[in-house]
RNA sequence: GCGGGGCGCGGCUAGGGUUCCGCCGCUCGGCACCGGAAGGUGCCGGCGGGUCUGGUCCGAGAGCCGCAGGCGGGGCCCAGGCCCCGUUCCACGGCGGGAGAAAAGCCCGGGAGGC
Numbered sequence: 001g002c003g004g005g006g007c008g009c010g011g012c013u014a015g016g017g018u019u020c021c022g023c024c025g026c027u028c029g030g031c032a033c034c035g036g037a038a039g040g041u042g043c044c045g046g047c048g049g050g051u052c053u054g055g056u057c058c059g060a061g062a063g064c065c066g067c068a069g070g071c072g073g074g075g076c077c078c079a080g081g082c083c084c085c086g087u088u089c090c091a092c093g094g095c096g097g098g099a100g101a102a103a104a105g106c107c108c109g110g111g112a113g114g115c
Base pairs, nucleotide, nucleotide: 008067009066010065011064012063015058016057020055021054022052023049024048025047026046028045029044030043031042032041033040034039069088070087071086072085073084074083075082076081090110092113096108097107098106
């Protein structure tokens, strides 16, 4: 210097937003109840709020766990495979762009760049 591998899948978490649920608000509408009235309460709907803990949802290469796989060794065997042990390290990082409602530690991306 070139090439290959460092992969894949699942469960979750940090994190993320706001479709849906819930929650909160309204000088909005309807109905019911209470009240002399003003008005209040409840339910349904509408609108707004993630600067709402949460459920659903998204979710890590550099987070966790597991499965499969790779590599090395050993064993069994009906010769097609199966089983056991070990190992599978390290890892700073934009801007910008992309996606379902949206955003992100998601994807582009172990990319650009840096060491």
Predicted 3D model of a 115-nucleotide RNA (Guanidine-I riboswitch aptamer) from Yinghuangia soli. It was read from a public genome assembly, where an Rfam model found it. The model forms 96% of the base pairs in the Rfam consensus. Rfam family: Guanidine-I riboswitch aptamer. Gene Ontology term of the family: regulation of gene expression. Rfam describes the family as follows. This family represents a conserved RNA structure found upstream of the ykkC and yxkD genes in Bacillus subtilis and related genes in other bacteria. NCBI's taxonomy places the organism under Bacteria, Bacillati, Actinomycetota, Streptomycetaceae, Yinghuangia.